Record summary
Large-subunit ribosomal RNA, domain VI from a Pseudomonadota bacterium, 273 nucleotides, folded computationally. The source organism's lineage runs through Bacteria, Pseudomonadati and Pseudomonadota. The prediction has a mean pLDDT of 88. The RNAcentral record of the full RNA draws on ENA.

Context: one part of a larger RNA
């Protein structure tokens, strides 16, 4: 810009792209077979590996925003509690989030044409012949089923909705139409813009803007660390109980308009060659 009026949602599917893997046990059945050793087809159940995808409930991993120990210094006048450096100073542990080695699912099924073969009718060639005419059975392979993507599929599809005015006009038989003026109008919707994240390099996409729970504080919650500080007991004293499963807490869920989303600008026309 295009899809002959804009618009906001739902869709068809031409064509594209991914999967497509396998192997061990059990049963039929120690049967058919086979002197015997051995040992099935056909048909059904289980269980795996590899590979993919999707996700975190579990198992762990990370987690330098969250909790604790602990050394060595410095600071906070000093105790006592803190906080600063020392690779996050070292260590233990650990929420959301990513993650795999964890957890679920995935190849199936079914149908069409047909390979190789296996055949029915059959002549040419009174027989015979799957072929020459004609008809079938047939493979992990092709074609569809399954999973993505997709109408710039210029053949530009398809549904539903929602939006958008009044005169004057040369000309003209004119109700009809037509360049072209004038007044009024800015629709439905989009966009900037602002808080944001399930998105995300950036765009985009998605959620929300006061008729509001988007983000933050708050308040409670789950989860996490592990029993604060301060007093008090006990003990020469480190240091132990007690108060106290305390204290503290990040991404987690929910509640609640305190705070910030204010106020509002721009685009898009007027029934569609």
């Nucleotide at each position: 810009c295009g899809u002959a009026g804009g618009a906001g949602a739902c869709u068809u599917g031409a064509g594209g792209g991914g999967a497509g893997c396998u192997a061990u046990c059990c049963c039929c059945a120690g049967u058919a077979c086979g002197a015997g050793a051995g040992g099935a087809c056909c048909g059904g159940g289980a269980u795996g590996g590899a590979c993919a995808g999707a996700c975190c409930u579990c198992u762990g991993g990370u987690g330098u925003u969250c909790c604790g120990g602990u050394u060595g210094u410095c600071a906070u006048g000093c105790c006592a509690g803190u906080g600063g450096c020392a690779a996050u100073g070292c260590c233990g542990g650990g929420u959301a989030g990513c993650c795999a080695u964890g957890u679920c699912u995935g190849g199936a099924u079914g149908g069409g044409a047909u390979a190789a073969a296996c055949g029915c009718u059959g002549a040419a060639g009174g027989c015979a012949u799957c072929u020459a005419a004609g008809c079938g059975u047939g493979a992990a392979g092709c074609c569809c089923a399954c999973c993505c993507c997709a109408a710039g599929a210029u053949u530009a599809g398809g549904u539903c909705u929602c939006c958008c005015u009044c005169u004057c006009g040369a000309c003209g038989a004119a109700a009809a139409g037509u360049a072209g003026g004038g007044a009024c109008u800015a629709a439905a919707g989009g966009u900037c813009u602002g808080u944001g994240g399930u998105a995300g390099a950036c765009u985009a996409c998605c959620a929300c803007g006061u008729u509001g729970a988007u983000a933050g504080g708050c308040u409670g919650g789950a989860g996490g660390u592990g029993u604060a500080a301060g007093u008090g007991c006990a003990g020469c004293a480190a240091u132990g109980c007690a108060u106290u499963c305390a204290g503290c807490u990040a991404a987690c869920c929910a509640g609640u308009a305190c705070u910030a989303a204010u106020a509002g600008a721009c685009c898009g026309u007027g029934a569609g060659a």